[in-house]
Context: one part of a larger RNA
């Protein structure tokens, strides 16, 4: 080792491509260092097991047998597994038509809002709160009209919606561009599944260089509250927050559920695509494939709950997890301009 687990008790890697290496359809045909079977040799006795026999049983002691498992050698077998070699077409990929879509870049435009400049009306308040008060305002605010400038996000549609591997993606319109689905069933013909290291992507903050800054606002100053207020409310406000290159790699990166394939009652909403029918034609019915939701037999599940999108029932390959604490820390190393991250213990203690 046989014989635990990972929605929620520890424990799914943030996602994806993919080396290495596990693991892989059907059908023949040959092969056999892997498997199966037999002999032989060897594998000390004692121990274990059968039998039996001696101590009064037993325990122990004798005597006989056997087995198993290693190794070696040898003969056989070819189901499985490997390896050659052929052929398949159910997996997989291609092509061809159609099709939905906030998948991605990158430019142009667009109308609300809001803010600032200017001008025109008009005056004395505005503002803001639980009440204020700081703060703007007669140098004329707030309020309306017009003009112009400016940065940021695009109501409504709009959702149980819809793309995307995943972070993520929403105002229109071009360019370029990545993926799915459906349908035919035509080409290839096992080309496949996973994937330790690698690679790349990777919200928000945060870090450089330039730039940009309307609103909103971390520190930061003021007004309030209160015992106090380093706070919650309020006025103002710097980094940020937006571009553009480079970085940082973290997260309640959640579905707290890893990728892939198979099989196993259903009802019901939707969001793409095919067929039928039926019609004048859409619709409305059936019926089928792809998803995205609700409720459920069966099973599971400590429960709650999962239930064909599985937490059923099986495989295949990866990560993780072993009492709390110390600590996701020290140390050592690898990356980083930094801040840090990734590997990661232990003394001690409960």
């Nucleotide at each position: 080792c046989u014989g635990g687990g990972c929605g929620u008790a520890a424990a799914g890697g943030g996602u994806g491509c993919g080396u290495a290496g596990g693991c892989g359809g059907u059908g023949u045909u040959a092969u056999u260092a892997g498997u199966c079977g037999g002999g032989u040799g060897u594998u000390a006795a004692a121990u274990c097991c059968u039998g039996g026999g001696g101590c009064u049983c037993a325990a122990c002691c004798c005597c006989a047998g056997a087995a198993u498992c290693g190794c070696a050698u040898u003969c056989g077998a070819a189901a499985c597994g490997g390896u050659a070699a052929u052929a398949c077409u159910a997996g997989a990929a291609g092509a061809a038509g159609u099709c939905a879509g906030a998948g991605g870049u990158a430019a142009a435009c667009a109308g609300a809002a809001c803010u600032c400049u200017c001008g025109g009306u008009g005056u004395a308040g505005g503002g803001g709160u639980g009440a204020a008060a700081u703060c703007c305002g007669u140098u004329g605010a707030u309020a309306u009209c017009g003009a112009g400038g400016g940065g940021a996000a695009u109501a409504c549609c709009a959702a149980a919606u819809g793309c995307g591997a995943a972070g993520g993606c929403a105002g229109u319109u071009u360019a370029c561009u990545g993926g799915g689905a459906c349908u035919u069933u035509c080409u290839u013909g096992a080309c496949g599944c996973u994937g330790a290291g690698g690679c790349a992507c990777g919200a928000a903050a945060g870090c450089g260089u330039g730039g940009g800054u309307a609103g909103c606002g971390a520190a930061u100053c003021g007004g309030a509250u209160u015992a106090g207020a380093u706070a919650c409310c309020c006025g103002a406000g710097u980094a940020g927050u937006c571009c553009a290159c480079g970085c940082c790699c973290u997260a309640a990166a959640c579905g707290u559920u890893g990728u892939c394939u198979g099989u196993u009652g259903g009802c019901u909403u939707u969001g793409g695509g095919g067929g039928g029918a039926a019609u004048c034609g859409a619709c409305c019915c059936c019926c089928u494939c792809c998803g995205a939701g609700g409720c459920g037999a069966a099973g599971c599940u400590a429960a709650c709950g999962c239930g064909u999108u599985a937490a059923a029932c099986a495989g295949a390959c990866c990560g993780c997890c072993u009492g709390g604490g110390u600590a996701g820390u020290a140390c050592g190393a690898g990356c980083g301009c930094a801040a840090g991250c990734u590997u990661a213990a232990a003394a001690c203690u409960c």

The part of an RNA shown here (small-subunit ribosomal RNA, central domain) has 350 nucleotides and comes from a Candidatus Nomurabacteria bacterium. Its mean pLDDT, the model's own confidence on a scale to 100, is 88. It matches the Rfam family "Bacterial small subunit ribosomal RNA".